Order: sequence, then structure tokens, then C1' cells
RNA sequence: CUGAACGCGCGGGAGAGCACCUGGGGGUUAAACCUGCAGGUCGCCGAAGGAGCAACCACCCCGGAAUCUCUCAGGUCCAAGGACCGCGCGGGCAA
Repeated sequence: CUGAACGCGCGGGAGAGCACCUGGGGGUUAAACCUGCAGGUCGCCGAAGGAGCAACCACCCCGGAAUCUCUCAGGUCCAAGGACCGCGCGGGCAA
């Protein structure tokens, strides 16, 4: 000087229910009715995490491995979160 893992900040970043029930809240003389507040049921999604297959990579040994599959977890207005991508800063294996 270059610079991996990793961390932080900024920007981008998909999919899927105006279902049903119960409770709470609002509303009403009482109902009707409203609810993006909670729980449950069913349906659905695939991009936190997790699991499976294995094209491929590496190979002396030990290994790594998807945006594919599953849907345990998670999610299913917006927001938030979000794999991943870009930039900046830190970092410092290693050569």
C1' cells in the first nucleotide's frame, strides 16, 4: 500500500385475507353498526431465523454450498421488519 470475515450509518428492497369467531374499545335509549387493540380458527406468502435436497466449489484430512424445497418460527393495509444490492465509515485475517 492492497485488503477477507465482521460491525455501524445511509439509499434501494418482493410476496400473501377488505375471511370467520371471541374478548376489549367506540357507538346506540336498546340494537344495528365501526375497529389498521388482543387472542384463536381457517386460508395464503416465502426474503429474518431454522430445516431439507445438492448443481457447484474445495479436496491430504476436516469441509463450504442457492434466490430451489419445507413452512417450525415469521409474515399477510400503512409503518416497522426484511434476504439481497450499492455507497461511506470502522475493522483488521491474510498476502
This is a predicted structure of a 95-nucleotide RNA (Glycine riboswitch aptamer) from a Sphingomonadaceae bacterium. It matches the Rfam family "Glycine riboswitch aptamer". From the family's description: This family represents the bacterial glycine riboswitch. Model confidence (mean pLDDT): 77 of 100. The model forms 90% of the base pairs in the Rfam consensus. Lineage of the source: Bacteria > Pseudomonadati > Pseudomonadota > Alphaproteobacteria > Sphingomonadaceae.